[in-house]
Context: one part of a larger RNA
RNA sequence: UCCGGCGAGUUGUCGUAUGCGGCUCGGUUAAGGCCUUACGGGCUGGAGCCAUAGGGAAACCGAGUGUUAAUAGCGCGAAAUUGUCGUAUGCGGCAGACGCGAAACCUGGUGAUCUACCCAUGAGCAGGUUGAAGCGCGGGUUAUACUGCGUGGAGGACCGAACCCACUUAGGUUGAAAACUGAGGGGAUGACUUGUGGGGAGGAGUGAAAGUCUAAUCAAACCAGGAGAUAGCUCGUUCUCUGCGAAACAUCUUGAGGGAUGGCGUCGCGCCACUAUGUUACGGGGGUAGAGAUACUGAAUUGGAUGGGGGCCCUUCCCGGGGUACCUCACUGAACCAAACUCCGAAUACCGUAAUAACUAUCGCGGCAGUCAGUCCGUGUGGGAUAAGCUGCACGGUCAAGAGGGAAACAACCCAGACCAUCGUCUAAGGUCCCCAAGUCAUACUCAGUCACUAAGGAAGUUAGAUUGCUGAGACAGCUAGGAUGUUGGCUUAGAAGCAGCCACCAUUUAAAAAGUGCGUAACAGCUUACUAGUCGAGCAGUCUUGCGCCGAUAAUGAACGGGAGUAAGUAUGACACCGAAGACGUGGAAAUGUAUUUAUACAUUUGGUAGCAGAGCGCUGUAUGGAAGAUACAAGCCCGACGGAAACGACGGGUCGCGGUCCAUACAGGUGAUUAUGCCGGA
Numbered sequence: 001u002c003c004g005g006c007g008a009g010u011u012g013u014c015g016u017a018u019g020c021g022g023c024u025c026g027g028u029u030a031a032g033g034c035c036u037u038a039c040g041g042g043c044u045g046g047a048g049c050c051a052u053a054g055g056g057a058a059a060c061c062g063a064g065u066g067u068u069a070a071u072a073g074c075g076c077g078a079a080a081u082u083g084u085c086g087u088a089u090g091c092g093g094c095a096g097a098c099g100c101g102a103a104a105c106c107u108g109g110u111g112a113u114c115u116a117c118c119c120a121u122g123a124g125c126a127g128g129u130u131g132a133a134g135c136g137c138g139g140g141u142u143a144u145a146c147u148g149c150g151u152g153g154a155g156g157a158c159c160g161a162a163c164c165c166a167c168u169u170a171g172g173u174u175g176a177a178a179a180c181u182g183a184g185g186g187g188a189u190g191a192c193u194u195g196u197g198g199g200g201a202g203g204a205g206u207g208a209a210a211g212u213c214u215a216a217u218c219a220a221a222c223c224a225g226g227a228g229a230u231a232g233c234u235c236g237u238u239c240u241c242u243g244c245g246a247a248a249c250a251u252c253u254u255g256a257g258g259g260a261u262g263g264c265g266u267c268g269c270g271c272c273a274c275u276a277u278g279u280u281a282c283g284g285g286g287g288u289a290g291a292g293a294u295a296c297u298g299a300a301u302u303g304g305a306u307g308g309g310g311g312c313c314c315u316u317c318c319c320g321g322g323g324u325a326c327c328u329c330a331c332u333g334a335a336c337c338a339a340a341c342u343c344c345g346a347a348u349a350c351c352g353u354a355a356u357a358a359c360u361a362u363c364g365c366g367g368c369a370g371u372c373a374g375u376c377c378g379u380g381u382g383g384g385a386u387a388a389g390c391u392g393c394a395c396g397g398u399c400a401a402g403a404g405g406g407a408a409a410c411a412a413c414c415c416a417g418a419c420c421a422u423c424g425u426c427u428a429a430g431g432u433c434c435c436c437a438a439g440u441c442a443u444a445c446u447c448a449g450u451c452a453c454u455a456a457g458g459a460a461g462u463u464a465g466a467u468u469g470c471u472g473a474g475a476c477a478g479c480u481a482g483g484a485u486g487u488u489g490g491c492u493u494a495g496a497a498g499c500a501g502c503c504a505c506c507a508u509u510u511a512a513a514a515a516g517u518g519c520g521u522a523a524c525a526g527c528u529u530a531c532u533a534g535u536c537g538a539g540c541a542g543u544c545u546u547g548c549g550c551c552g553a554u555a556a557u558g559a560a561c562g563g564g565a566g567u568a569a570g571u572a573u574g575a576c577a578c579c580g581a582a583g584a585c586g587u588g589g590a591a592a593u594g595u596a597u598u599u600a601u602a603c604a605u606u607u608g609g610u611a612g613c614a615g616a617g618c619g620c621u622g623u624a625u626g627g628a629a630g631a632u633a634c635a636a637g638c639c640c641g642a643c644g645g646a647a648a649c650g651a652c653g654g655g656u657c658g659c660g661g662u663c664c665a666u667a668c669a670g671g672u673g674a675u676u677a678u679g680c681c682g683g684a
Stems, first nucleotide, its partner, number of pairs: 001684006011095013026050003032044004054061002064076004098236002101233001105226006117199008125190001127159003130155001134151006163187003167184005202218001204214002239617006249262005263371002265368006277357008290344001291342002297338002301334004306330005311324005374399001376397008404415003419589004424585003430579003433564003439576007451566001457551002461548002464545007478535005484508003489503003514529001518527002590607008618673001620670009637656005643650002
């Protein structure tokens, strides 16, 4: 993992609502008693309970009563009633209360044969090395001290087996082993190791202290019990069909993943009114969007003239005077800003009135819920960075709980709401070269495979339009020629001659030619430009707007039309077709609700659905009553089969089985339905 079996809303009692039944000139007995039997029961028993009157805290009063000074007003009542007992079902309270599940807490016991520490009594430590004190003799001293040689045998001394430990590394890791093996390592006369016996224990022991150890268990052992502890948590919770169908919000909460009340769902009963809802018209209040600013408050830019206060500087014995590219407050011009500004001011929305549409809904009372983690998209906004598939709020939609078609694939986007069948028709979004159902025409644009991801920025790409200049008195580009003189302007400078720099920038000859546009030289020289003429012969140069393109364009396996491919099969505009869904329509069928009646038909509407509410059924086991098959027995069980039913399921036939019991109808009772609980037991 698979298969089979078992496996979860029960029972008692009290309450409440509904259905059904009994009685109602109220209903009902409890304990107890008597009787009977096939042990199921029958008869008594009226104590008690509910109802029959309420109001008040109560005394108390009473169809009224309480409040109060009140006879007023007001509150609750009466007027305007069925009640009660049983039974079934829904739900609630109390009980383990749908099932399984803690970690823990408490009580009483069992453990120190493991291990930690302690006590008593025993045991063990090959071999080798070092050589303390003391002592002896010698030297030495007045005597000591000190010293040499011996002797001696100390030490948590040294090396190293047994023994004890466990530092490194390799293996082992469903191991040979729930801590081991190999190779090395540390201690090895000591705070050493070890045998036997003994001691103290669960908030306790023991601890050279690690929360260590206390029998493979320790931040509180193990065993039994309280005990079905509790679990606002997780998981699971078993047949079918039909009708309706949510919420993820508000308030409160030691509340935030829980609950209560309201909102939204469902079922029953009631009430019907233009009451609710939509549309149109009219009437309202508003201070949002926008806008505005000598209409306020505030913010803020740049000018102006004058003045007040302060600072600084100058002057001054003092009084004072002068200046100010400083700070600040007023005045004023211009332009501008605001969620917490408003002289103004919409659209919507909201309230009211009237008409109208639909004939639905709203509304009242009662039973039962679920929901309180929402999500994305569009719009208006707060937070954030005018970030987030971010986060908060409001309005709307989808999903949630919604299948189908489109978007390649894609809950939340676009289209559209699936009762069933159909090899019928028409459409929506989206599409029509092939994959892949369906297409042609017209006019333009694009050359980038743009189409088929992106910006600032950049560019003689190209389309369309506007506009400013020059131009047959010859433009623009090219070519030919000129481009001079005073003069090397003055100054500066070593030099400065058009061209380092400063100043000035005149005049002449001219068709034209700068006291010089750039290169160049040490300075000159040289080349060149402006400018002019000739040649040539028709448009040239610039600016703005606009359509489509180009560059910008770099990431890790190969990926930015879905692919092929396409110069349209791309883009824009237009025309007419077609395809395309569970949409609409056609045909046949089923069901629900409503209306009508001829009572089984017609018509109309409806039939996606999670949580959930309501309804109708199927099957299993047993009990009671009635019935059925059966001698070629029959029945159950098991296996196979193309039958019936909307489903759960049910017939029938064949085979197997072999004397057991069964089946049908009605009613009742329940240990009544399993793909899932890391479910339990058995098997593979």